[in-house]
RNA sequence: CGAGCUGGCCUGGCAGCCGCGUUUCACGACUGGCCCUGUCUGGCGUGGAACGAGGAAAGUCCGGACUCCACAGGGCAUGGUGCUGGCUAACGGCCAGGCGGGGUGACCCGACGGCACAGUGCCACAGAAAGGACACCGCCGCGCGGCUACCGCGAGGCAAGGGUGAAAUGGUGGUGUAAGAGACCACCGGCGAGGCGGGCAACCGUCUCGGCCAGGCAAACCCCACCAGGAGCAAGGCCAAGCAGGGGCGAGUCCCGACAGGGACAGGGAGCGGCCCGUUCCCUCUGAGCUCCGGGUAGGCCGCGCCGAGGCGCGCGGCGACGCGCGCCCCAGAUAGUUGGCUGCCGCCGUCCUUCGGGAAGGGCACAGAAUCCGGCUUAGCAGCUGGCUCGAGCG
Numbered sequence: 001c002g003a004g005c006u007g008g009c010c011u012g013g014c015a016g017c018c019g020c021g022u023u024u025c026a027c028g029a030c031u032g033g034c035c036c037u038g039u040c041u042g043g044c045g046u047g048g049a050a051c052g053a054g055g056a057a058a059g060u061c062c063g064g065a066c067u068c069c070a071c072a073g074g075g076c077a078u079g080g081u082g083c084u085g086g087c088u089a090a091c092g093g094c095c096a097g098g099c100g101g102g103g104u105g106a107c108c109c110g111a112c113g114g115c116a117c118a119g120u121g122c123c124a125c126a127g128a129a130a131g132g133a134c135a136c137c138g139c140c141g142c143g144c145g146g147c148u149a150c151c152g153c154g155a156g157g158c159a160a161g162g163g164u165g166a167a168a169u170g171g172u173g174g175u176g177u178a179a180g181a182g183a184c185c186a187c188c189g190g191c192g193a194g195g196c197g198g199g200c201a202a203c204c205g206u207c208u209c210g211g212c213c214a215g216g217c218a219a220a221c222c223c224c225a226c227c228a229g230g231a232g233c234a235a236g237g238c239c240a241a242g243c244a245g246g247g248g249c250g251a252g253u254c255c256c257g258a259c260a261g262g263g264a265c266a267g268g269g270a271g272c273g274g275c276c277c278g279u280u281c282c283c284u285c286u287g288a289g290c291u292c293c294g295g296g297u298a299g300g301c302c303g304c305g306c307c308g309a310g311g312c313g314c315g316c317g318g319c320g321a322c323g324c325g326c327g328c329c330c331c332a333g334a335u336a337g338u339u340g341g342c343u344g345c346c347g348c349c350g351u352c353c354u355u356c357g358g359g360a361a362g363g364g365c366a367c368a369g370a371a372u373c374c375g376g377c378u379u380a381g382c383a384g385c386u387g388g389c390u391c392g393a394g395c396g
Stems, first nucleotide, its partner, number of pairs: 001392009012346007020052009030043004054367001058378002061376005066232004073277004078228005083097005098112001099110004113223002119221002121217003136162002138158003142154005170188006189213002191210008236302004245293005252265005266284006310329008347365003351360003
């Protein structure tokens, strides 16, 4: 100097004019609650002050806080996660490590439990054949025949060589054989069973034994372990106002009693995903509830002072995610739903020119707006600042 990997910050600045939303203060006029006064409250006008959209506010993919379902018990089914150890309120997130894969490397990715022998299933095409496998080209000896370096036919042995394929019976070398083959042997690889060492662990290293050597796919169904009640701020509460109900279905016996009524067992229904058990409440013709038709309401307030798993600064502990301590701060609350328009200057990027000091014209400045809130993930994206690390070239 060039090319990369990885982390953090920021998200145009200044000034002027006009205009927004919330809260608060002061002043003024009027109005409702009551006939008057006063007070309180709501609204209106003027002026002042404070605060006022994001790093993703987006997607709604995860996890929660919070709210409701009387409680939210047990199980099936369903769904989710899936190496180890930590962080966290929790997670499918984050951190560190292990193993596997990619890259020269810094680093990045992982869908990472299961000798698939618990069972079922798939492997197209090509190929003889795709999981106890049929031999295409072939190798070997035997029998018969012929035009006898050989060829043809028949039965048999072989899968070592070639070919096909993503993958075809572990690899190299040998022994052996008619020809071969883990048939046997040495070494290597994989697998299984053990010993020792390191590590909290996942795992790693090393040694011994065993011919065990018939695959791959679970991101196929599945098996195993763990987790999960449902719905969601349009949750849910309060106030005011208003109406109109009608039809159908619908679950029983026994005992006491003159009746009214009471009791026992049984049955029916409701309880926010589906089913079962349990349980609570209601009802059994004076009928719970379900269903059909019809009527009224859609206004205001709270939820939302957002005091929060809150933000900022410093110190300590930890490889780190993060934790602890001290100090400071309060940083939007709308409900057709709030910061927009204009002007000037500056900044940054790009184009052209350059005497390399700079100059000229005038192009561009993104993605994008809270709606209960928080922790993550994913996606979009202009310009800038900055830390660490890797590789290459050159110079010293």
The prediction has a mean pLDDT of 77. This is a predicted structure of a 396-nucleotide RNA (Bacterial RNase P class A) from an Anaerolineae bacterium. Of the family's consensus pairs, 97% are formed in the model. A source record names the gene rnpB. Taxonomically the source falls in Anaerolineae (Bacteria, Bacillati, Chloroflexota). The RNAcentral record of the sequence draws on ENA. It matches the Rfam family "Bacterial RNase P class A". Gene Ontology terms of the family: dimeric ribonuclease P complex, tRNA processing and ribonuclease P activity. The family's RNA type in Rfam is ribozyme. From the family's description: Ribonuclease P (RNase P) is a ubiquitous endoribonuclease, found in archaea, bacteria and eukarya as well as chloroplasts and mitochondria.